RNA sequence: UGAUCCUGGCUCAGGAUGAACGCUAGCGGCAGGCCUAAUACAUGCAAGGCGAGGGGGCAGUUUCGAUUGUCACCGUCGUACGGGUGCGUAACGCGUAUGCAACCUGCCUUCGACUGGGGGACAGCCCGGGGAAACCCGGAUUAACACCGCAUGAUACAGUGGCCCGGCAUCGGGCUGCUUGUUAAACAUUCAUGGGUCGAAGAUGGGCAUGCGUCCGAUUAGCUAGCUGGCGGGGUAACGGCCCACCAGGGCGACGAUCGGUAGGGGGGCCGGGAGGUCUAUCCCCCACACGGGCACUGAGACACGGGCCCGACUCCUACGGGAGGCAGCAGUAGGGAAUAUUGGGCAAUGGGUGAGAGCCUGACCCAGCCAUGCCGCGUGCCGGACGAAGGCCCUCAGGGUCGUAAACGGCUUUUGCCGGGGAAGAAGAGGUUCCAUGCGUGGAACUGUGACGGUACCCGGCGAAUAAGCACCGGCUAACUCCGUGCCAGCAGCCGCGGUAAUACGGAGGGUGCGAGCGUUGUCCGGAUUUAUUGGGCUUAAAGGGUGCGCAGGUGGCCCGCCAAGCCAGCGGUGAAAUCCCCCCGCUCAACGGGGGGCGUGCCGUUGGAACUGGCGGGCUUGAGUUCGGCCGAGGCCGCCGGAACGGGCGGUGUAGCGGUGAAAUGCAUAGAUAUCGCCCAGAACGCCGAUUGCGAAGGCAGGCGGCCAGGCCGACACUGACACUGAGGCACGAAAGCGUGGGGAGCGAACAGGAUUAGAUACCCUGGUAGUCCACGCCGUAAACGAUGAGGACUCGCUGUUGGGCCCUAUGGGCUCAGUGGCUUAGGGAAACCGUUAAGUCCUCCGCCUGGGGAGUACGCCGGCAACGGUGAAACUCAAAGGAAUUGACGGGGGUCCGCACAAGCGGUGGAGCAUGUGGUUUAAUUCGAUGAUACGCGAGGAACCUUACCCGGGCUAAAUCACACCGGACGCCGUCAGAAAUGGCGGUUCCCGCAAGGGCUGGUGUGAAGGUGCUGCAUGGCUGUCGUCAGCUCGUGUCGUGAGAUGUUGGGUUAAGUCCCGCAACGAGCGCAACCCCUGUGAUUAGUUGCCAGCGAGUAAGGUCGGGGACUCUAAUCAGACCGCCCGCGCAAGCGGAGAGGAGGGAGGGGACGACGUCAAGUCAUCAUGGCCCUUACGCCCGGGGCAACACACGUGCUACAAUGGGCGGUACAGCGGGUAGCCACUCGGCAACGAGGCGCCAAUCCCGAAAAGCCGUCCUCAGUUCGGAUCGGGGCCUGCAACUCGGCCCCGUGAAGCUGGAAUCGCUAGUAAUCGCGCAUCAGCUAUGGCGCGGUGAAUACGUUCCCGGACCUUGUACACACCGCCCGUCAAGCCAUGGGAGUCGGGGAGACCUGAAGCGGCCGGUAAAAGACGCCGUCAGGGUAAAACCGGCGA
Repeated sequence: UGAUCCUGGCUCAGGAUGAACGCUAGCGGCAGGCCUAAUACAUGCAAGGCGAGGGGGCAGUUUCGAUUGUCACCGUCGUACGGGUGCGUAACGCGUAUGCAACCUGCCUUCGACUGGGGGACAGCCCGGGGAAACCCGGAUUAACACCGCAUGAUACAGUGGCCCGGCAUCGGGCUGCUUGUUAAACAUUCAUGGGUCGAAGAUGGGCAUGCGUCCGAUUAGCUAGCUGGCGGGGUAACGGCCCACCAGGGCGACGAUCGGUAGGGGGGCCGGGAGGUCUAUCCCCCACACGGGCACUGAGACACGGGCCCGACUCCUACGGGAGGCAGCAGUAGGGAAUAUUGGGCAAUGGGUGAGAGCCUGACCCAGCCAUGCCGCGUGCCGGACGAAGGCCCUCAGGGUCGUAAACGGCUUUUGCCGGGGAAGAAGAGGUUCCAUGCGUGGAACUGUGACGGUACCCGGCGAAUAAGCACCGGCUAACUCCGUGCCAGCAGCCGCGGUAAUACGGAGGGUGCGAGCGUUGUCCGGAUUUAUUGGGCUUAAAGGGUGCGCAGGUGGCCCGCCAAGCCAGCGGUGAAAUCCCCCCGCUCAACGGGGGGCGUGCCGUUGGAACUGGCGGGCUUGAGUUCGGCCGAGGCCGCCGGAACGGGCGGUGUAGCGGUGAAAUGCAUAGAUAUCGCCCAGAACGCCGAUUGCGAAGGCAGGCGGCCAGGCCGACACUGACACUGAGGCACGAAAGCGUGGGGAGCGAACAGGAUUAGAUACCCUGGUAGUCCACGCCGUAAACGAUGAGGACUCGCUGUUGGGCCCUAUGGGCUCAGUGGCUUAGGGAAACCGUUAAGUCCUCCGCCUGGGGAGUACGCCGGCAACGGUGAAACUCAAAGGAAUUGACGGGGGUCCGCACAAGCGGUGGAGCAUGUGGUUUAAUUCGAUGAUACGCGAGGAACCUUACCCGGGCUAAAUCACACCGGACGCCGUCAGAAAUGGCGGUUCCCGCAAGGGCUGGUGUGAAGGUGCUGCAUGGCUGUCGUCAGCUCGUGUCGUGAGAUGUUGGGUUAAGUCCCGCAACGAGCGCAACCCCUGUGAUUAGUUGCCAGCGAGUAAGGUCGGGGACUCUAAUCAGACCGCCCGCGCAAGCGGAGAGGAGGGAGGGGACGACGUCAAGUCAUCAUGGCCCUUACGCCCGGGGCAACACACGUGCUACAAUGGGCGGUACAGCGGGUAGCCACUCGGCAACGAGGCGCCAAUCCCGAAAAGCCGUCCUCAGUUCGGAUCGGGGCCUGCAACUCGGCCCCGUGAAGCUGGAAUCGCUAGUAAUCGCGCAUCAGCUAUGGCGCGGUGAAUACGUUCCCGGACCUUGUACACACCGCCCGUCAAGCCAUGGGAGUCGGGGAGACCUGAAGCGGCCGGUAAAAGACGCCGUCAGGGUAAAACCGGCGA
């Protein structure tokens, strides 16, 4: 998608999560917990220690000797760790591997050497001063492990020699000299010790450099001034353009520089089969940052989170003069947010700082608290218990099913919980005391002694099922279905999609499914997605081959040999931190979690080796490629010259009324002489025949002839070069038509334009004109369905058959081989298929281009090109659940072919006009009951509406009636009379059972129980029945075969038929439902039978008559049978069959008619025939009764009747049917009445009697063209009949009346023979009848069919399709209104600010100055944060 195969996107099921939200919540363990505002922070705490460095203050003790504690200051170590955060950073930042011969390293370890002797200060304290404060200033005095000289000194530093070793370079190392120069130190004490200095080395930690790796954008293509290198210098721990002077002009970039965007990186986490994708929470490593920015100081280490200075913003204090501050430490607050915790305990452990040590400090850390945030574990009980309780829900409802052993109930257990009791591990120490060993240092043993968590974990006892289940889902995907409510509403929804009265999809319920202290939802990531394809995709038509060539870079590259060893392969070594992951073992009762060991870590580096392949270098080769020679080919290109035909024009001649044009016309041309025709001339463009399925070219493209110039290809052949090759991003060139510029040219044609037609319109198609253009030269444009919708080159893989160019062979107007081209068909193979198939879309290799759902859109913006037109490059927002390809079956086509049908045509008669009948619409009404609505509703359901029917309306009543079953009671029920009433109904009065021996039964009334009833809704819930296509010739199946499949074949084809009827052919062979036949009627005959039918012959009889005897011959009746089959003949044909004014025959090619209706279509019709699910009503939507209505009437339509007349009408006379019906009936016959009919009355349950006359016809007569002797509507009067009853609303009869109508517009219907037309007759329903309807019957009885072009319907084959609700389909564009998103937009507002200019703090460097040397003040120069100015790039908001 109707279905199919393919392409292709969308969606889901899985896993994960620092999560959030909703509902719910018993416990424990382990882990995790601001993803947002690197926003602002109140308060407390987070870095101090040392009195065994120093002097002193205070407090205490004091035997006045001293001593203890504590504290600011000087000093010293630490504060560069630990902790936080992710702003910045696309970088040597990180990762990995190397290098430093270019470096540093406090505390620690080892080794060597040393610790001599002096000096002067500054805090503190004291005095004085300033200030609100912060704090500051001055003076005096003072100690040290503070500071400064001096001495000593080397294996240190610096300079300069000699020898040796090593390295890729600059160079490095070792040994040994020399002298010159330079540099040290600190002490304390309880005498154990702890320190100090110099040097060497180690360890640790760092610094620097380099290779490789490290996001997106090319709509960012060029960037760069210290920028690249050099020389010299400065600076640093150290190299370096890090900095400076000078010199040179370099350096980087399509292997992506620069610019823009985004981002801390890694170990790792998640997903994935893997490759890989994604992420950077917790833990570990590195980096960066500490209010924003800059700067240095100190120091081993910082440019320093809880240090300093300056600028800025902000907050706070202030006495207005000035000051203070920095939670991205732990808690906590505000704010932001969907959202993330306590202002807890402790240093017991681990670790850190300091100290000799005790110890002190430690929001690191260890614990606790909060949160289902996650992972893991446990529980909410277990066993029994059926009459399957009650109750709920469902049902086919007496009853059954289910919740469900579920509950109750009995027994058991006690995890958890509550209560009580016990009670850890984590703790080893250090220190202290005692003892032992020892020369010292030190070692050992015992004792003592330290827990925040916490009376926690855990254990024991007691109690008692006791304290503990939810959430989502149940249409498909996807596991789980019913009822009710709702009625395109309310709502659901991940996708497809559900909901419009039976919803497994909404809401509730019962039940079920899944998971379970959780369950869902939302967000995000991976997966599925081979849907970016390395593994692992594609490009003829689905998205996709660049329009074509040349060619730089790049990629790739023939055969042989040698060398090298970059790639490649192997061994070994180093590294790849730990954690994580995997395996094994172990510890918490298990698990989560944790411990130990191993593996992994696919990588990088080094080293040794290998040499097949790739690569590099060298040498060679000829087959790739090219050159040469010969022959040939062509619409190959450019230029020039020439030619004829035709069209048009000019001039002249002839000639006259039209020409031209179209579907038909008109515009146009023409009497001023056209068209036509002849002659001469002019001009431009294009080249007939040859000509082709041909040839040439890279493509676009190329066609008269000749010449010139240029280029190419093919074939043949020695010879030559020796891989020179293929492809080709950018680039360059070519490039149809149209178009543009300049100048020519202009016959024909001809956009635009004009006119004429067509048309609803016709800015078109057709016609008459006609300008650009078409042509030439030069220059642009650079596109196309530039197509074989198929890039280029090479190799390989069956054949057949044409043809072009060349060569070769032969038996030569022919055949064959071969090279290059160009076609058709085809094998294998490929392909979704169509198809391709040595000219591949097959099998492979190389290179380039391109694709990744549809729309938006080849659009916008930007850039590039262009004179312009426009081209190239080329998005997004938003939106859809598809868009596509090929093929299949249908349906459709104002496609084709073939063929049917009263389909058209031919013909006859109608309808549409009139009046009436009838049905319908509409309107009306209290009601006009309901249904039927194109064909296929409308004289239909109605084959019988006055009441009834009847379903509708009004009114009056009933709550039942009828029937059945059972039970009980009764004996009547009923009938008659009467009263009220419209009746239904009700009251009163009277009368009052049957059968049976009995039991009982019958009948009936009442009561009770059970089952009411409904023409109320749904024909779109249904059965049944029916209409229609359509009496059309079709519709299918089995097996086989073909196709990946839908499906095809069969069923197509050639014939033939009424027919898918039959024949032939055929990958089909058979079969079924249809067709036909079998059945009925009718047409001929036979046989049988002969009454009620018949009557030829015989007899009898009558006015007549089968009336009677009789007869079976005939007609007929009704049963059986025969007959017709293209059987026979002729012709045609393979056959089927067709034709025959052939035979025969009653009938001839299905004799005529009927019954009979395939698979299916129209959600066709019917719930009002009936049946039936569901819903609805229940003193009413049920039932009874009276009356009314269904019959209304300004209209409209359908179907009919009767007519409009003379083929007629009236009257009179006179023939000939068939089907049927009849006892509540048909009714002969007689009488009455003009008649309808009435009164009598024979016959008949019917081949017997009756309806019953048939009518048209025929004979005769009147009417003579008139609204009539046509026509009969309407109305008046009088009757008859049915019926309880004819007012609404019956039929019939008689008298009178006498309307419209004089053949019916557009349009439309029926019919092909016993038909149409016309004429009457019967029947059903039914009391009667509104019947002119319906269904039948017979009588009379035509015309026409050339033909299948057209209209309608149908059948088969074929074709196209974007249709499949199938052409009454699908679908396009504008417009209107609202909304969403985006682009443009006169402008306007803001951001921005690199660079430029002005200014310039602190600091650092320097200068001046100054000094014995310094310090310091003022000042200057440089650098530099910040501030200011302003145009622009760039970015954004708004925008009539």
Overview
The RNA shown here (small-subunit ribosomal RNA) has 1440 nucleotides and comes from Persicitalea jodogahamensis. The source organism's lineage runs through Bacteria, Bacteroidota, Cytophagia, Spirosomataceae and Persicitalea.